[in-house]
The prediction has a mean pLDDT of 82. The RNA shown here (transfer RNA) has 73 nucleotides and comes from a Planctomycetota bacterium.
Formats: sequence, structure tokens, C1' cells
RNA sequence: GGGCCCUUAGCUCAGCGGUUAGAGCAGUGGACUCAUAAUCCAUUGGUCCGAGGUUCGAAUCCUCGAGGGCCCA
Repeated sequence: GGGCCCUUAGCUCAGCGGUUAGAGCAGUGGACUCAUAAUCCAUUGGUCCGAGGUUCGAAUCCUCGAGGGCCCA
């Protein structure tokens, strides 16, 4: 220098262009227990990496940029 992939909750990740963006773990409160752990119930937490564009409508499609990874030279 060229090509490809990833970026969504504190972490690991789902998420056909159309609902209110979700799961597990973690956190908080409660139940259970002599107590702790485990288990069960409830619950908090997001401007979906940034900026433009397309569209009636974008986390999703397009362009540019940022960060990370892999391959080639």
C1' cells in the first nucleotide's frame, strides 16, 4: 500500500427496513437459610462507534471517518 471482518447494556453476544432494542452473566431489592453459598421472584442499566445520505420509516442499506482483528504485498 491492497483486500476482508468486527464495533449493540458493566462483560459475552443475539437482533427480516416497521412493536417499547433483547438474552445470559454481573448489579440492586426480596424469598429461602441459624448464617453464607446455591436456587427462586422482581428489577435497574442503551442516544446501537461518529458524521452524512437513501427511505414514509435505519441498529439494519449506501458513503466518508475512528478504533480493533486477520490475510496479502
Notes
The organism belongs to Planctomycetota, within Bacteria. Rfam family: tRNA. Its family is annotated with triplet codon-amino acid adaptor activity in the Gene Ontology.